[in-house]
Parts: sequence; structure tokens; C1' cells
RNA sequence: GCCCGAGUAGCUCAGCCUGGAUAGAGCACCUGCCUUCUAAGCAGGUGGUCGAGGGUUCAAAUCCCUUCUCGGGCG
Repeated sequence: GCCCGAGUAGCUCAGCCUGGAUAGAGCACCUGCCUUCUAAGCAGGUGGUCGAGGGUUCAAAUCCCUUCUCGGGCG
């Protein structure tokens, strides 16, 4: 230098291919119930500029362009 993969909640990830209704799950965290207390269990809740910028569109996590970071391959 070229090619491929990954980047979404504090952490691990799904959703992207085929655009659509307030963007989800588990764990963690907070509150309550339960318990002598803690843990476990049960119920509820907080938390996101979807790596960044631009474009297309009535509408973008999803499509297009550029770019950053990480990993792998080739030279």
C1' cells in the first nucleotide's frame, strides 16, 4: 500500500443483508417486596448524538461517499 472483519447502554451482544411505528436482550446499577441480616429470588426503574462527518430519502443503526480506531490476511 491492497483486501476482509469489528465499532450499537457501564460490560457482552442482537438488529444491518431486504430502510418504517417510542432502538432491544442478558449482566451490572438504583428502588421496593421477601429475609433476623446478607445473598438468592420476585416486581419495577435509570442508562444510547447506533465510532465520526457528509449525502440520498417523506423517513437511515440499516443504503452511498469520506474518515478514525482495533483485529486478521496479502505484498